About this RNA:
SAM riboswitch aptamer (S box leader) from Sporolactobacillus laevolacticus DSM 442, 117 nucleotides, folded computationally. The prediction has a mean pLDDT of 81. RNAcentral records the identical sequence in 2 taxa.

RNA sequence: CUCUUAUUAAGAGCGGCGGAGGGACUGGCCCAAUGAAGCCCGGCAACCUUUCAAUUUUUUGUGAAAAGGUGCUAAUUCCAGCAAGAUUUCAGUUUACGAAAUCUUGAAAGAUAAGAG
Numbered sequence: 001c002u003c004u005u006a007u008u009a010a011g012a013g014c015g016g017c018g019g020a021g022g023g024a025c026u027g028g029c030c031c032a033a034u035g036a037a038g039c040c041c042g043g044c045a046a047c048c049u050u051u052c053a054a055u056u057u058u059u060u061g062u063g064a065a066a067a068g069g070u071g072c073u074a075a076u077u078c079c080a081g082c083a084a085g086a087u088u089u090c091a092g093u094u095u096a097c098g099a100a101a102u103c104u105u106g107a108a109a110g111a112u113a114a115g116a117g
Stems, first nucleotide, its partner, number of pairs: 001117008013041001015040003021031003025081004042073003047069003050065004077109001082106009092097001
């Protein structure tokens, strides 16, 4: 880097260093000198390992712990980006059809974990 599977509405600091940027991309909309990114500490969670308990022929699966490997710690993955459906509105038209707003569903993209190449 690519592929597969799972998750993506919950949770987590009024700390220290640091100094201007950040929220993947695009468009919005936000955060930031009442201090951004980054690093450290703290915390959250429980994907993998580990330990314990019950169950099972075994496997799978369940619950607890949080020692190890990651991850996360503004806003639903901040919202939308493609498709379908519903409702309302608008304009022209013989009809077919078109545009906008709101809502619902699915996908795509992204992120993280585990496995494979």